[in-house]
RNA sequence: ACUUUCUUGUCGGGGUGCUGAUGCAUGUGUAUUGGCUGAGAUAUACCCGUCGACCUGAUCCGGUUAGUACCGGCGUAGGGAACGAGAUUCUCCAUACA
Numbered sequence: 001a002c003u004u005u006c007u008u009g010u011c012g013g014g015g016u017g018c019u020g021a022u023g024c025a026u027g028u029g030u031a032u033u034g035g036c037u038g039a040g041a042u043a044u045a046c047c048c049g050u051c052g053a054c055c056u057g058a059u060c061c062g063g064u065u066a067g068u069a070c071c072g073g074c075g076u077a078g079g080g081a082a083c084g085a086g087a088u089u090c091u092c093c094a095u096a097c098a
Base pairs, nucleotide, nucleotide: 001091005087006086007085008084009083010082011049012048013047014046016043017036018035019034020033021032022031023030024029025028054079055078056077060073061072062071063070
């Protein structure tokens, strides 16, 4: 000098769905209370910052499911938010000594 991983500071990005019952409204909403998946389903929480969370196409296609959860496709698709410090470690270089 460079690589890996971890911690941390500041800053930034992101999602919040499905469903049973009941009440009210009335054709699809809303409130209460249960159930499902998940890190998270409105939490001073959680996830993520290019090895990329998440978004778009998409009210998409096939399977499957109580279900928009799950699996595959689309998909080598199109977008998408970073800088600093410390530790650790790989390799290389320089100098000194033996």